RNA sequence: GGGGAUGUAGCUCAGAUGGGAGAGCGCCGCCCUCGCACGGCGGAGGUCGAGAGUUCGAAUCUCUUCAUCUCCA
Numbered sequence: 001g002g003g004g005a006u007g008u009a010g011c012u013c014a015g016a017u018g019g020g021a022g023a024g025c026g027c028c029g030c031c032c033u034c035g036c037a038c039g040g041c042g043g044a045g046g047u048c049g050a051g052a053g054u055u056c057g058a059a060u061c062u063c064u065u066c067a068u069c070u071c072c073a
Stems, first nucleotide, its partner, number of pairs: 001072007010025004019056001027043005049065005
């Protein structure tokens, strides 16, 4: 330099075909308990890596770009 993959909550990840942004763990509060753990209920937390385009509508499609991994030379 060229090809490919990945990027979504603090962590690990899901999200066929474009249409509600989610799960588990973690965190906070309450209940339960003599107390802790377990368990139950509720809550907070997101520019979906960045920018642009297509569209009534984009995490999802197209283009550019950044980071990481990998293959080729």
Notes
The RNA shown here (transfer RNA) has 73 nucleotides and comes from a bacterium. Rfam family: tRNA. By type it is a transfer RNA. The sequence was found in a public genome assembly.